[in-house]
RNA sequence: GGGGCGGUAGUAUAGCCUGGUAGUAUUUCAGGUUUGGGACCUGACGACCGCGGUUCAAAUCCGCGCCGUCCCA
Numbered sequence: 001g002g003g004g005c006g007g008u009a010g011u012a013u014a015g016c017c018u019g020g021u022a023g024u025a026u027u028u029c030a031g032g033u034u035u036g037g038g039a040c041c042u043g044a045c046g047a048c049c050g051c052g053g054u055u056c057a058a059a060u061c062c063g064c065g066c067c068g069u070c071c072c073a
């Protein structure tokens, strides 16, 4: 230098192909339960790597970048 894959709550991960309310687990907080704690149950908070483009509508499609990883040179 060229190419493949990936980037989503604090952490892990689904959704992307085929655009339409961002889901799940865990952490944290509150409540219930318990003499108390753990476990369990209920609820809440919390996220689409950045900038543009297309579109009524973009995590998703397109372009240019950034970061990680792998292959080629």
Stems, first nucleotide, its partner, number of pairs: 001072007010026004020056001028044005049065005
Transfer RNA from an archaeon, 73 nucleotides, folded computationally. Its mean pLDDT, the model's own confidence on a scale to 100, is 85. Rfam family: tRNA. About the family: Transfer RNA (tRNA) molecules are approximately 80 nucleotides in length. The family's RNA type in Rfam is transfer RNA.